[in-house]
Molecule: Guanidine-I riboswitch aptamer
Organism: Sporosarcina globispora
RNA sequence: AAAAAGGUUUUCUAGGGUUCCGCAGCUAUGCUGGCCUGGUCCGAGAGAAAACUCAUAGCUUUAGAAGCUAUGCCACGGAAGGAUAAAAGCCUGGGAGAU
Numbered sequence: 001a002a003a004a005a006g007g008u009u010u011u012c013u014a015g016g017g018u019u020c021c022g023c024a025g026c027u028a029u030g031c032u033g034g035c036c037u038g039g040u041c042c043g044a045g046a047g048a049a050a051a052c053u054c055a056u057a058g059c060u061u062u063a064g065a066a067g068c069u070a071u072g073c074c075a076c077g078g079a080a081g082g083a084u085a086a087a088a089g090c091c092u093g094g095g096a097g098a099u
Base pairs, nucleotide, nucleotide: 007052008051009050010049011048012047015042016041020039021038022036023033024032025031026030054072055071056070057069058068059067060066061065074094076097080092081091082090
């Protein structure tokens, strides 16, 4: 200094807060509280699973191509800022930096 599937989406989890619901309190048709277990909600590059796709190899059929199977599996990491009601292992970001 450079490359890489280090791909996309969905579901879930660790985690996260407080719009709404619930809960608690109050001067009560509302207000306050997340130093309230929770439902809704947000949610992982370095957590899990699935689907699709990609690459390589093999097989089948075929001459362009298609189908099936197998393989892919490395990952220490701030501070600060941003979004949403708000926060976060969210986003900046497999970034800065470290090795």